The RNA shown here (Bacterial RNase P class A) has 352 nucleotides and comes from Bipolaricaulia bacterium (SeqCode). It matches the Rfam family "Bacterial RNase P class A". The family's RNA type in Rfam is ribozyme. The coordinates come from a structure-prediction model, not an experiment, and the mean pLDDT is 76. Of the family's consensus pairs, 90% are formed in the model. The organism belongs to Bipolaricaulia (SeqCode), within Bacteria.
[in-house]
RNA sequence: GGAGAGGGUUAGGGGGCCGCGGAGGGAGCAGGCUUGGCGAACCCUCUGAGGAAAGUCCGGACUCCACAGGGCAGGUUACUGGGGAGAUCCCAGCGGGGGCGACCUCGGGAAAGUGCCGCAGAGAACAGACCGCCGAUGGCCUGCGGGGAUUGCCUGCAGGCACAGGCAAGGGUGAAACGGUGGUGCAAGAGACCACCAGCGGUUCGGGCGACCGAGCCGGCUCGGCAAACCCUAACCGGAGCAAGGCCAAGUAAGAAGGCGGCUUUAAGGACGGCCCGUCCGAGCCUUCGGGUAGGCCGCGCAGAUGGAUGACCCCCCAAGACAGAAUCCGGCUUAUCGGCCCUCUCCUCUC
Numbered sequence: 001g002g003a004g005a006g007g008g009u010u011a012g013g014g015g016g017c018c019g020c021g022g023a024g025g026g027a028g029c030a031g032g033c034u035u036g037g038c039g040a041a042c043c044c045u046c047u048g049a050g051g052a053a054a055g056u057c058c059g060g061a062c063u064c065c066a067c068a069g070g071g072c073a074g075g076u077u078a079c080u081g082g083g084g085a086g087a088u089c090c091c092a093g094c095g096g097g098g099g100c101g102a103c104c105u106c107g108g109g110a111a112a113g114u115g116c117c118g119c120a121g122a123g124a125a126c127a128g129a130c131c132g133c134c135g136a137u138g139g140c141c142u143g144c145g146g147g148g149a150u151u152g153c154c155u156g157c158a159g160g161c162a163c164a165g166g167c168a169a170g171g172g173u174g175a176a177a178c179g180g181u182g183g184u185g186c187a188a189g190a191g192a193c194c195a196c197c198a199g200c201g202g203u204u205c206g207g208g209c210g211a212c213c214g215a216g217c218c219g220g221c222u223c224g225g226c227a228a229a230c231c232c233u234a235a236c237c238g239g240a241g242c243a244a245g246g247c248c249a250a251g252u253a254a255g256a257a258g259g260c261g262g263c264u265u266u267a268a269g270g271a272c273g274g275c276c277c278g279u280c281c282g283a284g285c286c287u288u289c290g291g292g293u294a295g296g297c298c299g300c301g302c303a304g305a306u307g308g309a310u311g312a313c314c315c316c317c318c319a320a321g322a323c324a325g326a327a328u329c330c331g332g333c334u335u336a337u338c339g340g341c342c343c344u345c346u347c348c349u350c351u352c
Stems, first nucleotide, its partner, number of pairs: 001348010012317005018311001020048007029039001032038001033036001050323001054334002057332005062241004074237005079093005094107005108232002113230002115226003130171002132167003137164002139161009179197006198222001200219008245298004255289006269281004318321001
């Protein structure tokens, strides 16, 4: 210098001007009433989105409902140790896979059982034979011999065919084809056998809190993948969510209690503007309680409402500004994100 890996941080800056929400203070007397303090327009001061406010994926606070006990169903989690209120969280480690590396990624069980493995391919799981190899053995053909009861039978040798049949080394298909290398062996071959290696299971010793690691011995010779398919094992799990929920509470209707009155030539009450008379209507009327609707308040936050604020314009500078905006709160995770800065580390190259 180039190419990368991991982590952190920032989220244009300054000024002017006009507005909006909230809080506090002042002034004020429109308006209403409880008549002495609330309170609009007005003035001053302070304050007003994020690292993710998002997704609503986890955990919790808070609230209401449900709840003897046990089980089924259903759901969640899943290597080890620690942290944490807790978690699908964090840190450190272990193992598999990837990368030259910094580092990234995955994580119970496939040897309990069931199921699936598209296309291609002969064959996809106690497999299979397309090309290929062989054809020792049996069969057929040819040649040369031998034997015989001389047409046809038997038999030896050599060559051929690839008919029966054998094989799974090589080719080819596929994400995956039933260990690898070398040798023995064979007609050709093959864990058929042997040596070494890898893997699996068992066992002993050693190390580690543990996941696990290392070494030795034995065994049969190799036992495919998928559990985000069902399933198995272990542990855990009530439901709904601030439109939760709580308080105050007009009017109307139903209900309850009390009072008055009627079902009777009478009249509680109502209408005719207030009162009296009169006329008409008239079997109900009045008060209280009660749950609760409209409405209001709380829940509600060091932004904060319920018509729900956080905006618009102008000027200067620069590296030219991304993703995006609260609605109960808090802790995590995930996702989106222009550009800049910082820390640690890796590989390559050059120079001293």